[in-house]
Molecule: transfer RNA
Organism: Parcubacteria group bacterium ADurb.Bin192
């Protein structure tokens, strides 16, 4: 220098034929249970979906550029 993949909640990820809420598990916080702790059960908090621009009535989801990470080639 070239190619490919990925970038969504504190962490791990799902969501992709563009549309009806942006979700799950874990963590954390509150409560229940217990003599107590763990486990278990119930509930809450938490993200303008990496950035900029474009297409569209509508973009996490398509297009272009940038940044970052990983792998491969040189």
């Nucleotide at each position: 220098g070239g190619g490919c993949a990925c970038g969504u909640a504190g962490c791990u990820c799902a969501g992709u034929u563009g549309g009806u809420c942006a979700g799950a598990g874990c963590u954390u916080c509150c409560g229940g249970c217990c003599c107590a702790u763990a486990a278990c059960c119930g509930g809450g908090c938490g993200g303008u979906c990496c950035c900029c621009a474009g297409c569209u009535c509508a973009a996490g989801u398509c297009u272009g550029g940038g940044c970052g990470u990983g792998c491969c080639c040189a």